[in-house]
This is a predicted structure of a 475-nucleotide part of an RNA (small-subunit ribosomal RNA, 3' major domain) from a Polyangiaceae bacterium.
The sequence was found in a public genome assembly.
Its mean pLDDT, the model's own confidence on a scale to 100, is 82.
Taxonomically the source falls in Polyangiaceae (Bacteria, Pseudomonadati, Myxococcota, Polyangia).
Context: one part of a larger RNA
RNA sequence: UGACGGGGGCCCGCACAAGCGGUGGAGCAUGUGGUUCAAUUCGACGCAACGCGCAGAACCUUACCUGGGCUAGAAAAUGCAGGAACCUGGUUGAAAAGUCGGGGUGCUCUUGGAGAACCUGUAGUUAGGUGCUGCAUGGCUGUCGUCAGCUCGUGUCGUGAGAUGUUGGGUUAAGUCCCGCAACGAGCGCAACCCCUGCCUUUAGUUGCCAGCGAUUCGGUCGGGCACUCUAACGAGACUGCCGAUAUUCAAAUCGGAGGAAGGUGGGGAUGACGUCAAGUCAUCAUGGCCCUUAUGUCCAGGGCUACACGUGCUACAAUGGUCGGUACAAACGGUUGCGAACCUGCGAAGGGAGCUAAUCCGAAAAAACCGACCUCAGUACGGAUAAGAGUCUGCAACUCGACUCUUUGAAGUCGGAAUCGCUAGUAAUCGCUGAUCAGCAGGCAGCGGUGAAUACGUUCCCGGGCCUUGUACA
Numbered sequence: 001u002g003a004c005g006g007g008g009g010c011c012c013g014c015a016c017a018a019g020c021g022g023u024g025g026a027g028c029a030u031g032u033g034g035u036u037c038a039a040u041u042c043g044a045c046g047c048a049a050c051g052c053g054c055a056g057a058a059c060c061u062u063a064c065c066u067g068g069g070c071u072a073g074a075a076a077a078u079g080c081a082g083g084a085a086c087c088u089g090g091u092u093g094a095a096a097a098g099u100c101g102g103g104g105u106g107c108u109c110u111u112g113g114a115g116a117a118c119c120u121g122u123a124g125u126u127a128g129g130u131g132c133u134g135c136a137u138g139g140c141u142g143u144c145g146u147c148a149g150c151u152c153g154u155g156u157c158g159u160g161a162g163a164u165g166u167u168g169g170g171u172u173a174a175g176u177c178c179c180g181c182a183a184c185g186a187g188c189g190c191a192a193c194c195c196c197u198g199c200c201u202u203u204a205g206u207u208g209c210c211a212g213c214g215a216u217u218c219g220g221u222c223g224g225g226c227a228c229u230c231u232a233a234c235g236a237g238a239c240u241g242c243c244g245a246u247a248u249u250c251a252a253a254u255c256g257g258a259g260g261a262a263g264g265u266g267g268g269g270a271u272g273a274c275g276u277c278a279a280g281u282c283a284u285c286a287u288g289g290c291c292c293u294u295a296u297g298u299c300c301a302g303g304g305c306u307a308c309a310c311g312u313g314c315u316a317c318a319a320u321g322g323u324c325g326g327u328a329c330a331a332a333c334g335g336u337u338g339c340g341a342a343c344c345u346g347c348g349a350a351g352g353g354a355g356c357u358a359a360u361c362c363g364a365a366a367a368a369a370c371c372g373a374c375c376u377c378a379g380u381a382c383g384g385a386u387a388a389g390a391g392u393c394u395g396c397a398a399c400u401c402g403a404c405u406c407u408u409u410g411a412a413g414u415c416g417g418a419a420u421c422g423c424u425a426g427u428a429a430u431c432g433c434u435g436a437u438c439a440g441c442a443g444g445c446a447g448c449g450g451u452g453a454a455u456a457c458g459u460u461c462c463c464g465g466g467c468c469u470u471g472u473a474c475a
Base pairs, nucleotide, nucleotide: 001475002474003472004471005470007469008468009467010466011465012464013463015459016458019423020422021421022420023419026315027314028313029312030311031310032309033308042053043052064303065302066301067300068299069298070297073126078123079122080121081120082119083118086103087102088101089100090099091098092097107115108114109113128292129291131290132289133288137286138285139281140280141279142277144275149188150187151186152185153184154183155164156163157162168179169178170177194269195268196267197266200235202233203232204231205230208226213223214222215221239263242257243256244255245254246253317416321375322374323373324372325371326370333363334362335361338356339355343352344351345350382413387408388407389406390405391404392403393402429451430450431449432448433447434446435445
């Protein structure tokens, strides 16, 4: 100087408390352990592994296993020799590949011939490796933590390691700011600058509007108009600026109020200091070293799991509900090998089909909500697992192993032990919609909007963190 303490002081955080909803019990989905297997490819393991790499394993992917092939190789560069390129058929085979033919003479310079490109053979410098080492590395990432810290120059102090500054008194979300001080300055962080959102102005009108007028087949549909909504570009706005109180050093600031769409960082995002964990990744990629080289490379066909334990979820156990019928109201996003309306066919999944390169057309029904009817507390008109049959779609192909539809079947489950998790407001809870990946497949993930709470006395305690101080058989 640090680290640590079941030492002390001060202060924060959904850390506790106060509340609301879950997990832990059930069924299923998904990941992991373990087990099994010819193989169940590999990695990730407290927080910070376990719906993680996987934004999507039927083949492919694919790295694993079995079997069948190749050996300068699946791709690229060189020399030599031969053939010409190219198109196409039979045959063996599961395919890869092997084997036997047929057509054909192309391009440039040109008599012959030579050359470019391509194919075959051959030679040897080589390729190739998802083989090992993340404890040889780069890059990227997680974590403490969006915590308020981490340092430097000069000066001063100390023999020195170092200290000071950065400590102290206040204050803040903040090493934020003020005051004081042997310190004075500065850098990386904090804040601000950036994006979205909340009010308003201006500009603009193939979206919107009877707002005011006319027409109307009644639909902003047409004329017409940019007022409003909206869209998207420029601006304006918030700064403790104003008032009062508190504070006192007449500082920083705190509390209350006015005005305001909005206050005291308005809300959200992006942004992650010096470093820590030899944290993670050699399987994204790159790369040192080591290893394989008729195989640890490469091509092909087929295959690649079931009962137990744990994590994360979905659906429920019902009446604040279920079923049927009716009636509304979103945002964001996607769409030409694509989205596919109305309408027709089909019980249905679905199959046909205008328009749209899209503020113009389509996906598109938003769902909870509201209105009406039935159910009347029951393992039920709750719940939907499991199973049987019949189909639809994608795709060369749904047996291992896809999603969906219809009919039938209807299991466990009556609110969950010890324990444990999330959340402080448009949040939790609840309801649906969209997208990426993608031929097909979403209970996961990433977004979007609808409805919309309760509680916080407080900091004694648990956990994590910051500053000061103290002890130390620790470095």